[in-house]
């Protein structure tokens, strides 16, 4: 300089005037994603009662990290890419069940349609080669044979056993076996860990204002936080369900698993510690809009625009949208020295 | 704010424990009939909201997104 990989940073600036929300009156006021609501927590809050199930959800390679987690981190393995590097819902298919259209001969324990060979026109032997399909019962060369055939044998793959390294997933070497049942578990299933329910409209005070009914009990049914059994135990209106009032105000609410910076310890996530800091709390919902001067982009050059997008108990992750701008590392190819 | 739930011809719906999408109604062309309704008889129309993955194979099984629509406030 092109092309790219990975990581990270910022996401218009500065003033002035008017205006709004909080309060302590002087200072502060939208995000990296505040969004999806997709996962995990905190806080609340009820009357979470024990026990079984061939109930139910989730999760899934090893090892770590965290408050937890489907989330990180590091490693392994498989794939992709010259390469940096990137993806993986990545246990189990000799526990069993399904399923495999069409095509094929033959689609999961079996099979021969053309071929090859044998005697001979019937019957045996055989899978070298042909066809079909997404997949066809080790591949490839040699030896054997009547023609084959792992039937032998060499290399390769695969299973098995063992020894070496490695916490561990696995890796490498030898021995052996003679190939011994594809493929699907984001079909059912095994196996292993794991898991009570509702959610700030959770709840709890105040105020006003209305204030009428209906159904549910006596050893029996009914209700009682995924589902069915059995045991016990609670339950009388404070439940259910119409009707009928209010659409106010306060807590919860924002200092927290906080953020900067720096040091140790660690490969890393991440943990300790020490300094300094503390910067929205609104409720239909405030963080605005005008001026000017800078920066960028568009050309309608006396103009026009300013990415996505806007907080609603709060936190950790993931996802998913984003205009431009800068940084660090690294890879390929070209040119040049 | 929260919890749920749909989306397949032009409308209305099926199919959804996988194997190449149909039904009714609407639309078009014939026939019937002086013409139109009806009525027969044929025809066309679908990226099954989008986009990845899983598989040989996706409307279906999973993930990610758009739309769309549903319910829940307090007292007595």
């Nucleotide at each position: 300089c092109u092309a790219g990989a990975u990581g990270g940073u910022u996401g218009u600036g500065u003033g002035a005037c008017u205006g709004c929300c909080u309060u302590u009156u002087a200072a502060g006021g939208a995000g990296g994603a505040a969004a999806g609501u997709c996962c995990g927590g905190a806080c609340u809050c009820a009357u979470c009662a024990g026990a079984g199930c061939a109930c139910c959800a989730a999760a899934g390679c090893c090892g770590g990290g965290u408050a937890a987690u489907u989330c990180c981190c590091g490693g392994c393995g498989a794939g992709g890419g010259c390469a940096a590097c990137c993806u993986c819902a990545g246990g189990g298919a000799a526990a069993g069940u399904g399923c495999a259209a069409c095509a094929g001969a033959a689609a999961a324990u079996a099979u021969a349609c053309c071929g090859c060979c044998u005697u001979u026109u019937a019957a045996g032997g055989u899978a070298a080669g042909g066809u079909u399909g997404a997949a066809a019962u080790g591949g490839u060369g040699g030896g054997g044979u009547a023609a084959g055939a792992g039937c032998u044998c060499a290399c390769c793959g695969c299973g098995u056993u063992u020894u070496u390294g490695g916490c561990a997933a696995c890796a490498a070497a030898a021995a052996u076996g003679g190939c011994a049942u594809u493929g699907u578990a984001a079909a059912c299933c095994c196996c292993u860990u794991u898991g009570g329910g509702a959610g700030c409209a959770a709840g709890u005070c105040c105020a006003a204002g209305a204030u009428a009914g209906c159904c549910u009990a006596a050893u029996a049914a009914g209700u009682g936080u995924g589902g069915c059994u059995c045991u016990g135990c609670a339950c009388a209106a404070u439940g259910g369900u119409u009707u009928g009032g209010u659409g106010g105000g306060a807590c919860g609410c924002u200092a927290g698993a906080g953020a900067u910076u720096g040091u140790u310890g660690g490969u890393a996530a991440c943990a300790g510690c020490a300094a300094u800091u503390c910067a929205a709390g609104a409720u239909u919902a405030a963080u605005a809009g005008u001026c000017a001067c800078a920066a960028c982009c568009u050309u309608u050059u006396u103009a026009g625009g300013u990415a996505c997008a806007g907080a609603a108990u709060c936190c950790g992750g993931c996802u998913u949208a984003c205009a431009g701008a800068c940084c660090a590392u690294c890879u390929a190819g070209u040119a040049u020295a | 704010g929260a919890u749920c739930g749909c989306u397949u011809a032009g409308c209305u719906c099926a199919g959804c424990c996988g194997g190449u999408a149909g039904a009714g109604c609407a639309a078009c062309u014939g026939a019937c009939u002086u013409u139109u309704a009806a009525u027969c008889a044929g025809u066309a129309g679908g990226u099954c909201g989008a986009g990845a993955g899983u598989u040989c194979g996706a409307a279906u099984c999973u993930c990610u997104c758009a739309g769309c629509g549903a319910u829940c406030a307090c007292c007595a």

Predicted 3D model of RNase P RNA and transfer RNA as a complex of 413 nucleotides.
Rfam match: Bacterial RNase P class A. The family's RNA type in Rfam is ribozyme.
Model confidence (mean pLDDT): 76 of 100.